RNA sequence: GGGCCCAUAGUUUAGUGGAUAGAAUAGCGGACUUCGGAUCCGUUGACGGGGGUUCGAUUCCUCCUGGGCCCA
Repeated sequence: GGGCCCAUAGUUUAGUGGAUAGAAUAGCGGACUUCGGAUCCGUUGACGGGGGUUCGAUUCCUCCUGGGCCCA
C1' cells in the first nucleotide's frame, strides 16, 4: 500500500427495514439468613461518529474512528 471481517448495557451477546432493542452476567433495592454466600423477586443501564437512501435505519450505502485476519 491492497483485500476481507467486526463495532449493540460495565462484560458476553440476540435482533437484520416498521413491536417498548431482548437476554445472561455485573450493579442497586427487597425477601430469606444471626451475618454473609447461594436462591428468589424487583429495578437501572446500550445500537462508535458524520453524511446518504427510504414514508420509516441498530439493520442498506458511503466516509471517518477503533479493533482483528490475509496479501505485498